[in-house]
RNA sequence: GGACGCGUAGCUCAGCUGGAUAGAGUACCUGGCUACGAACCAGGCGGUCGCAGGUUCGACUCCUGCCGCGUCCGCCA
Numbered sequence: 001g002g003a004c005g006c007g008u009a010g011c012u013c014a015g016c017u018g019g020a021u022a023g024a025g026u027a028c029c030u031g032g033c034u035a036c037g038a039a040c041c042a043g044g045c046g047g048u049c050g051c052a053g054g055u056u057c058g059a060c061u062c063c064u065g066c067c068g069c070g071u072c073c074g075c076c077a
Stems, first nucleotide, its partner, number of pairs: 001073007010026004019057001028044005050066005
């Protein structure tokens, strides 16, 4: 340098053929429970969906460019 794949909550991930409010588990916080903790139960907090454009009535989802990560190939030495 080229090809392909991935990027969604602090972390691990889901999100169907584009459809209106973006979710789960875990972590964290609060309360309950307990002699105290852990576990368990209830509630809560947490999101520019990598960035910027485009298409569309409507984009996490489709298209283009860029950024980052990974795999493979190539080049130089």

A computed fold for a 77-nucleotide RNA, annotated as transfer RNA. Model confidence (mean pLDDT): 81 of 100. It was read from a public genome assembly. Rfam family: tRNA.